[in-house]
Molecule: Glycine riboswitch aptamer
Organism: Azonexus sp.
């Protein structure tokens, strides 16, 4: 220079899990509102190993809590794969 890695964003394909639960409003569905049962893979707390002389503090998942969010479908959805974009950095 130029192509690989890392991060971060963008298109796209995948992508669990749990009551279409009662009852009121409503024509009816949905959505609100109350009440019980569940779920965990938005997001949020919290810890564990681990951070390499040793202690603090600090940071830490797919673990744990279920605040919030879900529990036909849709939508969303951690992650993963193609392809692109940008940025600092390694060798």
């Nucleotide at each position: 220079u130029u192509g690989c890695c890392g991060u971060u964003c963008c298109c796209u394909g995948g992508g669990a899990g749990a009551g279409u639960g009662c009852a009121g409003u409503a024509a009816g569905c949905a959505a609100c509102u109350g009440c019980c049962g569940c779920c965990g893979a938005a997001g949020g707390c919290g810890c564990a190993a681990u951070u390499u002389c040793a202690c603090c503090c600090g940071a830490a998942a797919a673990c744990g809590c279920u605040c919030a969010g879900g529990c036909a479908a849709a939508a969303g959805g951690a992650c993963c794969g193609u392809g692109g974009a940008a940025c600092u950095g390694g060798g």